The RNA shown here (small-subunit ribosomal RNA) has 1520 nucleotides and comes from an uncultured bacterium.
[in-house]
RNA sequence: AGAGUUUGAUCCUGGCUCAGAAUCAACGCUGGCGGCGUGCCUAACACAUGCAAGUCGAGCGCGAAAGGGAGCUUCGGUUCCCAAGUAGAGCGGCGGACGGGUGAGUAACACGUGGGCAACCUAUCUCCGGGUGGGGAAUAACUUCGGGAAACCGGGGCUAAUUCCGCAUAAUAUUUCGGGCUCUCAAGAGUCCGUAAUCAAAGCUGGGGACCCUUCGGGGCCUGGCGCCUGGUGAGGGACCCGCGGCCGAUUAGCUUGUUGGUAGGGUAACGGCCUACCAAGGCUAUGAUGGUUAGCCGGCCUGAGAGGGUGUCCGGCCACACUGGAACUGAGACACGGUCCAGACUCCUACGGGAGGCAGCAGUGGGGAAUAUUGCGCAAUGGGGGAAACCCUGACGCAGCAACGCCGCGUGGGCGAUGAAGGCUUUCGGGUCGUAAAGCUCUGUCAGAGGGGAAGAAUUGCUUUUCCGUUAAGAGCGGGGAGCAUGACGGUACCCUCAGAGGAAGCCCCGGCUAACUCCGUGCCAGCAGCCGCGGUAAGACGGGGGGGGCAAGCGUUGUUCGGAAUUACUGGGCGUAAAGAGCGUGUAGGCGGUCCUGCAAGUCAGGCGUGAAAUCCCUGGGCUCAACCGAGGAACUGCGCUUGAUACUACAGGACUAGAGCAUGGUAGAGGAGAGUGGAAUUCCCAGUGUAGCGGUGAAAUGCGUAGAUAUUGGGAAGAACACCGGUGGCGAAGGCGGCUCUCUGGGCCAUUGCUGACGCUGAGGCGCGAAAGCCAGGGGAGCGAACGGGAUUAGAUACCCCGGUAGUCCUGGCCGUAAACGAUGGGCACUAGGUGUAGGAAGUGUCGACCCUUUCUGUGCCGUAGCUAACGCGUUAAGUGCCCCGCCUGGGGAGUACGAUCGCAAGGUUGAAACUCAAAGGAAUUGACGGGGGCCCGCACAAGCGGUGGAGCAUGUGGUUUAAUUCGACGCAACGCGAAGAACCUUACCUGGGUUUGACAUGCAUUCGAAAGGUGUAGAGAUACACCCUCCUUUCGGGGCGGAUGCACAGGUGCUGCAUGGCUGUCGUCAGCUCGUGUCGUGAGAUGUUGGGUUAAGUCCCGCAACGAGCGCAACCCCUACCCUUAGUUGCCAGCGGGUAAUGCCGGGGACUCUAGGGGAACUGUCGGUCAUAAGCCGGAGGAAGGUGGGGAUGACGUCAAGUCCUCAUGGCCCUUAUGCCCAGGGCUACACACGUGCUACAAUGGCCUGUACAAAGGGGCGCGAUACCGCAAGGUGGAGCAAAUCCCAAAAAGCAGGUCUCAGUUCGGAUUGAAGUCUGCAACUCGACUUCAUGAAGUAGGAAUCGCUAGUAAUCGUGGAUCAGCAUGCCACGGUGAAUACGUUCCCGGGUCUUGUACACACCGCCCGUCACACCACGAAAGCUGAUUGUACCAGAAGUCGCUGAGCUAACCUGUAAGGGAGGCAGGCGCCGAAGGUAUGGUUGGUGAUUGGGGUGAAGUCGUAACAAGGUAACC
Repeated sequence: AGAGUUUGAUCCUGGCUCAGAAUCAACGCUGGCGGCGUGCCUAACACAUGCAAGUCGAGCGCGAAAGGGAGCUUCGGUUCCCAAGUAGAGCGGCGGACGGGUGAGUAACACGUGGGCAACCUAUCUCCGGGUGGGGAAUAACUUCGGGAAACCGGGGCUAAUUCCGCAUAAUAUUUCGGGCUCUCAAGAGUCCGUAAUCAAAGCUGGGGACCCUUCGGGGCCUGGCGCCUGGUGAGGGACCCGCGGCCGAUUAGCUUGUUGGUAGGGUAACGGCCUACCAAGGCUAUGAUGGUUAGCCGGCCUGAGAGGGUGUCCGGCCACACUGGAACUGAGACACGGUCCAGACUCCUACGGGAGGCAGCAGUGGGGAAUAUUGCGCAAUGGGGGAAACCCUGACGCAGCAACGCCGCGUGGGCGAUGAAGGCUUUCGGGUCGUAAAGCUCUGUCAGAGGGGAAGAAUUGCUUUUCCGUUAAGAGCGGGGAGCAUGACGGUACCCUCAGAGGAAGCCCCGGCUAACUCCGUGCCAGCAGCCGCGGUAAGACGGGGGGGGCAAGCGUUGUUCGGAAUUACUGGGCGUAAAGAGCGUGUAGGCGGUCCUGCAAGUCAGGCGUGAAAUCCCUGGGCUCAACCGAGGAACUGCGCUUGAUACUACAGGACUAGAGCAUGGUAGAGGAGAGUGGAAUUCCCAGUGUAGCGGUGAAAUGCGUAGAUAUUGGGAAGAACACCGGUGGCGAAGGCGGCUCUCUGGGCCAUUGCUGACGCUGAGGCGCGAAAGCCAGGGGAGCGAACGGGAUUAGAUACCCCGGUAGUCCUGGCCGUAAACGAUGGGCACUAGGUGUAGGAAGUGUCGACCCUUUCUGUGCCGUAGCUAACGCGUUAAGUGCCCCGCCUGGGGAGUACGAUCGCAAGGUUGAAACUCAAAGGAAUUGACGGGGGCCCGCACAAGCGGUGGAGCAUGUGGUUUAAUUCGACGCAACGCGAAGAACCUUACCUGGGUUUGACAUGCAUUCGAAAGGUGUAGAGAUACACCCUCCUUUCGGGGCGGAUGCACAGGUGCUGCAUGGCUGUCGUCAGCUCGUGUCGUGAGAUGUUGGGUUAAGUCCCGCAACGAGCGCAACCCCUACCCUUAGUUGCCAGCGGGUAAUGCCGGGGACUCUAGGGGAACUGUCGGUCAUAAGCCGGAGGAAGGUGGGGAUGACGUCAAGUCCUCAUGGCCCUUAUGCCCAGGGCUACACACGUGCUACAAUGGCCUGUACAAAGGGGCGCGAUACCGCAAGGUGGAGCAAAUCCCAAAAAGCAGGUCUCAGUUCGGAUUGAAGUCUGCAACUCGACUUCAUGAAGUAGGAAUCGCUAGUAAUCGUGGAUCAGCAUGCCACGGUGAAUACGUUCCCGGGUCUUGUACACACCGCCCGUCACACCACGAAAGCUGAUUGUACCAGAAGUCGCUGAGCUAACCUGUAAGGGAGGCAGGCGCCGAAGGUAUGGUUGGUGAUUGGGGUGAAGUCGUAACAAGGUAACC
């Protein structure tokens, strides 16, 4: 620090996901040790049991027992002493308000921070001052009586105090009044003086010489200590008040009656509506009141570069709570966790009358939950309460236990060790790897184990002692100091030593990319994996296992959560033309922002100082545990707040001034700006009348419709409504919507020019208010044309559409609603700045001119192009999307959804505001390359057209489908399968079927053992394979054997079995189309572009020109072959002109090379030449010459690639499968079937013909198991026979059409030959299934072929025959050869295919694409819903516990007063009443959940239905 994922690829936008760190965690697998921490996040659910707050006898009264001893005894017991003034409860004091727990409530001065208190309190503690005199009274305990099951209660009686109550004294206390001083912003505070009134107390204890008293215990007195009272002070603690700060949502917008303030009173420690009465009518709120949801707050902790975000467990501070709700009492302090009262729920006890209880203390239990520990030890330490102290109490705390829950540390061994052992895995079979790993040798001794030693934590406390110091009259005592002794839960722990021995101690996750790590097997879209992308459908590095590897390690993974990455809420640090996003437009309130100069001030701002910012934490530097974690010390920091001193540039504020912003005035000016009134002509329709007659109208074509009742057409007249042709224009005006004949009236704004005036008056604008197309709504008019709905006619598979004929709302007017649009420049407003060029509209100035006008300059508006710059790109570009400032609005993945609910507006339709569940891994923008288009341009091709001949109809041949079959082997399937693989299925072939056999095999190699030839011939059985018998028989040798062959066994063979979607090779096809690319450069962020596009030209990316391209490669062309002409060389088997010979005739012979020909070499053609044309080009057109002319004709040759095209059955080959069979051998059958369908052909339908006779001319081939002549036989197929020929020599071999003659005469024929019968021939082991041919006989369909469709542009089509391969035989097929030999092409509109440029695209598996909606089915979440049922809250009323307060208080009443007494008084208590008041009840609302028959849409779901809406002009442009 980034990465993966949208695409064919690219850039951008944008979401999702990952890598990191963290955790009070949990789960899975695993688990050796130690240290330090941490451990109910859920049910603030319920709790058994034990413990968690007591203590003081030096405040007080009472006061046992067990047991022991002594005495007496009736032996039952009893008395005394000790136990013991002990235990115990009680009165009293202090403490139970701390410590400990929890986070329910609380959005609040609760918390944090900084202040205030001149409005306060404070027990114990500190220091300072003063005091502590003298009386009285009651009551518990106890005792007695009574009630009760109990808890406990009541009556009588006795008693003490540091209990209670008077009195005295009393101040610097409190209060009243008066005055002075100081301070304060002020209310006022402090202090001093005077005055009056009021208020206190308690004792206990140690020691002591003299003196006094004594009940002989003691006391007074002296002294010390602890207390008590009253003041002040400090420290610490607390109360109250204030500024600022920190959650969510406006689908919560208004809230409030003690409410806001005042006066008076009450109350409190204290201010205060805190409370009451009265008076006033205020107070809060868009800077978010009120209500709702959520939440303890903070120091901190986690994360982050930071800013931030999240969080508040442990530790620390504060708050709140203590079963739930309410209440007060006591007290210094509570409205009180282990106190009280009441109410409620729950649990327990009960004798049913009544009682008891509160673990959110420590353990522990149940329950809940994914989940969280011991009913431990100790007060030794630290701390706390009480006490004079000893001491007691202390689940605070210190320790231990449990848990890998976290962090940290350690170990599970170290060294040497290669035949790289065995074994596993893998393999190309060579090897590789686990792997120095193991074994083996050697060494060490951490941890664990055993044995031994053994701490620190503990001294300020106590005891003893002391010649020390203070107090004191004192050597008592007390306080302080010194010395010694005692005291340890943890714990025989840490630590140290010794012993033995590598011995007891490694797992988990991952290995497709991100992301480090690869192979084998299994599985076969199954089982499964998955964080995202995605893997799995027979070769899975992604599933499962194995081997190997990577990572971490006593842990490792997973899951949850948080931050990060995410600049993905953007303060730091984002955006809004098209990706999500500018409000439809204006006006304007609050608010925000604001021109120039001066002065003042100092709020913001800046600087210094001071205070605070607790400790802990973080950071730095030392230190302590062996290290570390951990702990401790010092420092720094705590970015904040407050106070104070200063600075004054900027901002604010105050004052003054200015004119450049803004505005006003004046003079002009353009305009469909707005409103109202009037008016005009053209057109349409209708009405009337005339003329006139059969149609009109409408469409792609029609029909509906109109018309003989007279339409359409035409003429005249009239009526009505609506809209304003031409001008008219990216012209004008307006804020936008919008505005268009002409005239008038009223009216808004703009622009230009001029000077003058005001003096910042400005900009923006949340809410608000107004305007706001069309459609729509209400009321009333109006209604010509047009025209939703609707009717009809067409179209169509359908056609609720597009087209046509009609036609109602509406469109128009008036008034009122609606308030939305793709209300768009998809671009908010304002100001300023930043090159230009060129149009256009309005105005002004200057110059020239007589002037129109033109030129220059300038202001305003409106367009185009373009620089810089910006932008993802497209593009924008002084009319910014550039550069800045100010203000507003808006966005944050797609779908769900602009939906639901709520609110609000509306008459309604509906508008505004506006979610969530759920679901997806994308949805998007721009541009690129393709592909495609019922887009466009240009251009090719037998593509169409023009022609010729066919196919499709018939019969037959052949292939295919289908069907059949035991099998009809397999493959090929649009073009590009179908006379294709197959250039030869009777057996063989043959792969198929049936049956018979065989198992190292029909075939290859090797090894071992063994035997011996094998082959061949004959015979027997058999369908044959095969088996058996007989005959016949080896070579070599170093004598072991070897070659060759058989048998047995082992390795292995074999497979036309599967996969052409695992492959090689080969092939088809687009297409012989003109294309396909590269290097460098350039352009672009990039994919890519350029080149290769453009202008011409060509068969051609052929060439030329131009050009940010310049070159190059594969293709094209050429080079190669055949053919056409010539030359040359060479003449045999070819040829024969001339010469000679010969024949009936023939190159037959001698000869010859002239010619033809053969086959070698060469030439020739290159737009070379002429004319024209074009751009002086390339080229094209025409001509000449030439055998050939613009590629002369033909062939071979097939670019990058496409179709997962074809072939595993040519061959090769991975993998899989079979192995007495899916191999191999054999016989027979099948591949030849036959209702049908299709393809390709042959032959025909006839006279341009058939038949007969005669006759002429080829080319190219083939021939030795061959071609086979002459001759003879047969009607013929053919046979006999064999000359010649390995072939320019011989043979196949006759070429046929043609030509000549004859015949047939238009007919199912002398056409046509299928079919069938008979007889033959040939090949072959064999023609039955199932060959070809011959002869005779038979003589079918067919009379030119529907829709449709094929080939061909010249030596071509057509037509005629010939040869060859395969082959024993079999050809209408295939391949090749020559003979005869046409027609037509205007042209490129159309069909098909292709090339190229361009355009659109939502396609990229690429239009055989993509994709929408209903319906049907399944699942999911949500809304509505008669209702049902919870929670919470408001209001009104009823009722009203406890309790405070008030009133009363005839009952009761010790202290004080009065009184001899009785009594009375003061005061108090019970009781009663009242206000308030919790739970509760009734009624009625609000808010918010759950559930609900049914219902609504939505989402999701490999292969359902119907259509075809959108994407191309998507076939009616699309959309709002």